[in-house]
Transfer RNA from a Marinilabiliaceae bacterium, 72 nucleotides, folded computationally.
RNA sequence: GGCCUUAUAGUUCAAGGGAUAGAACGAGAGUUUCCUAAACUCUAGAUUCGAGUUCGAGUCUCGGUGGGGCUA
Numbered sequence: 001g002g003c004c005u006u007a008u009a010g011u012u013c014a015a016g017g018g019a020u021a022g023a024a025c026g027a028g029a030g031u032u033u034c035c036u037a038a039a040c041u042c043u044a045g046a047u048u049c050g051a052g053u054u055c056g057a058g059u060c061u062c063g064g065u066g067g068g069g070c071u072a
Stems, first nucleotide, its partner, number of pairs: 001071007010025004018055001027043005048064005
């Protein structure tokens, strides 16, 4: 250099083109307890960037960037 693959909450993962993008763990608050832990309730938090297709894109297409891999 060429090719393949991947990118979603702090972390690990979901989401067959269509509701308000969900879950677990983690974080904060509360209840309970003499205190802590545990348990229960509530809250906040994400689609890598730019274009395109579409009535509608996290999902499809193209390009950029980062990660992983194959090859010369």

The source organism's lineage runs through Bacteria, Pseudomonadati, Bacteroidota, Marinilabiliales and Marinilabiliaceae. It matches the Rfam family "tRNA". It was read from a public genome assembly. The coordinates come from a structure-prediction model, not an experiment, and the mean pLDDT is 82.